[in-house]
Context: one part of a larger RNA
């Protein structure tokens, strides 16, 4: 490269918007660029292949018709594809009318605890473990009752419950703002799908500067345990954890499943709506979202309308372990370090 693959065996981009580009809805006319058919040039010759012949055979060598699946012109045809003109609404959007919702920014606000502060009662122990000890306490501690400060997080409700592209998102309220449902069918008339670069978001940790700092807590310190104990356990405790701005760009960033788009038994829950029904029960639909399964696939667990099923489009990624996600080198970054990303060698 072909061929084959990507839940778990190598192998789905962390996620989105979006450019090149690759596909692409229904019907009318046109064109004839692909396309198809005929028709003429040309596609040397020798090679090869067939079929005949010569050297005693082969090798070798002659002759022969065929091919040379290619090009160019011409002529036709008009299905499909492109393309051009005019249309159409089933996809794709808008418009109106509605409810849900921890979506997102922003500022207030509020109770409960934990620390710590003053003041009171009050007395000898807290505290801590498997069992102790380090600590803290007669300078009055732990309890307990009042006041106050400050800082973080929001118990119940709470739900294989709901939002979002992931990442994520959890008091209350108020503001500003993004998406998704359902109805209706007024508009527009394929405006779509995907998506190499590019842009933008991207937990945690970690960095810059500047505040914050309650309770936690790498680090570091005792204190136990042990043979040692650079730990698990105990008392302490900076960094950080918070907040603004600004980098970093990573995860087992997970459903280890990339997007759309159509089909392919069913049966039970819980969400948000709608239309039936006087209301309720019920039914009937429409959107995400679980759990059990026909077919079917699948190594096999399992998957099964939210497919790993049966099909079409695009993108990403895979080719035997270890060297190695290292090295070189390039580009980002303040460093940390990311991103691309080999080879020798070895088995």
């Nucleotide at each position: 490269c072909u061929g084959g693959g990507c839940g778990u065996a190598a192998a789905g981009g962390g996620a989105g918007u979006g450019u090149a580009g690759g596909u692409g809805g229904c019907a009318c006319a046109g064109c004839a660029a692909g396309u198809u058919a005929u028709a003429u040039g040309u596609g040397a010759a020798a090679u090869g292949a067939c079929g005949a012949g010569g050297c005693u055979c082969a090798a070798c060598c002659u002759c022969g018709g065929a091919a040379c699946u290619g090009c160019a012109u011409a002529u036709a045809a008009a299905a499909c594809u492109a393309c051009u003109g005019a249309g159409c609404u089933a996809g794709a959007g808008u418009g109106c009318a509605g409810g849900a919702g921890a979506g997102g920014u922003a500022a207030g606000c509020g109770g409960a605890a934990u620390u710590c502060c003053u003041a009171g009662u009050g007395u000898a122990g807290c505290g801590g473990u498997g069992g102790a000890a380090u600590g803290c306490g007669u300078a009055g501690a732990u309890a307990u009752u009042a006041g106050g400060a400050g800082g973080a997080a929001c118990a119940c409700c709470a739900g294989u419950g709901g939002c979002g592209a992931a990442g994520g998102c959890g008091g209350c309220u108020u503001a500003c703002u993004g998406g998704a449902c359902u109805g209706u069918a007024a508009c527009u008339g394929a405006c779509a799908c995907u998506g190499a670069g590019g842009c933008u978001c991207g937990a945690a940790a970690g960095c810059g500067u500047g505040g914050g700092g309650a309770g936690c807590a790498a680090a570091c310190a005792g204190g136990a345990u042990u043979a040692g104990a650079u730990a698990c356990c105990c008392u302490g405790g900076u960094a950080g954890u918070c907040c603004a701005c600004g980098c970093c760009c990573u995860a087992a960033a997970c459903g280890a499943u990339g997007g759309a788009u159509a089909c392919u038994a069913g049966a039970c829950g819980a969400a948000g709506g709608u239309g039936a029904g006087a209301a309720a029960a019920u039914c009937a639909u429409c959107u995400g979202u679980g759990u059990c399964g026909a077919a079917g696939c699948a190594a096999a667990c399992g998957c099964g309308a939210u497919a790993a099923g049966u099909a079409u489009c695009c993108c990403g990624c895979c080719u035997g372990g270890g060297g190695a996600g290292u090295a070189c080198g390039g580009c980002c970054g303040c460093a940390a370090g990311g991103u691309u990303g080999a080879a020798a060698c070895u088995c």
The part of an RNA shown here (small-subunit ribosomal RNA, central domain) has 347 nucleotides and comes from Bubalus bubalis bubalis. The full RNA is in RNAcentral, with records from SILVA.